[in-house]
RNA sequence: GCCCUCGUAACUCAGGGGAUAGAGUGCCGACCUCCUAAGUCGGAAGCGCAGGUUCGAAUCCUGCCGGGGGCA
Numbered sequence: 001g002c003c004c005u006c007g008u009a010a011c012u013c014a015g016g017g018g019a020u021a022g023a024g025u026g027c028c029g030a031c032c033u034c035c036u037a038a039g040u041c042g043g044a045a046g047c048g049c050a051g052g053u054u055c056g057a058a059u060c061c062u063g064c065c066g067g068g069g070g071c072a
Stems, first nucleotide, its partner, number of pairs: 001071007010025004018055001027043005048064005
């Protein structure tokens, strides 16, 4: 330098054009308890960046940035 792949919540991952973007763990609060743990209920928190296509983009296309792999 070229090619492939991945980038979504603090972490691990779903979601592959139309829903309010979800789950588990973690965090915060309440309940329960003598206290803690466990349990139950509730809450906060997010699509790497910039363009394009489309009535509509996390999703498709292009460029860039970052991680992993391959070729040279």
This is a predicted structure of a 72-nucleotide RNA (transfer RNA) from Agromyces sp. NSFZ.
The same sequence occurs in records of 3 taxa.
The prediction has a mean pLDDT of 83.
Its Rfam family is "tRNA". The family's RNA type in Rfam is transfer RNA.
Lineage of the source: Bacteria > Actinomycetota > Actinomycetes > Micrococcales > Agromyces.